[in-house]
The RNA shown here (Bacterial small signal recognition particle RNA) has 99 nucleotides and comes from a Deltaproteobacteria bacterium. The coordinates come from a structure-prediction model, not an experiment, and the mean pLDDT is 76. The sequence was found by an Rfam model in a public genome assembly.
RNA sequence: GGCCAGGUCUCCUACAGUACAGCACUGUGAACCCCGUCAGGCCCGGAAGGGAGCAGCGGUAAACAGUAAGUUGUGGGUGUAUGGAAAGGCCUGGCCCCU
Numbered sequence: 001g002g003c004c005a006g007g008u009c010u011c012c013u014a015c016a017g018u019a020c021a022g023c024a025c026u027g028u029g030a031a032c033c034c035c036g037u038c039a040g041g042c043c044c045g046g047a048a049g050g051g052a053g054c055a056g057c058g059g060u061a062a063a064c065a066g067u068a069a070g071u072u073g074u075g076g077g078u079g080u081a082u083g084g085a086a087a088g089g090c091c092u093g094g095c096c097c098c099u
């Protein structure tokens, strides 16, 4: 240096796990320019009634916060496999050749 065998790594696949983000869930959340209900008061009416509608209450939008589990996506010197195929790198062993 060549050949063979084995192992290992690079590559692929599957599974698991992990980080981030979204969805989902909960909460907060609009003086008025969201919805509903509208005390009081106001307006119309002879009256019966009706009308608009502030506060309050309830619900929600944008947004914010939280989150055990769930779900989706992305990433990697994460881990596993009697997993997979050609080649390459490295290690070990054997044989041959040259010096």
Stems, first nucleotide, its partner, number of pairs: 001096010011084002013081004018075006025066004034059004042051003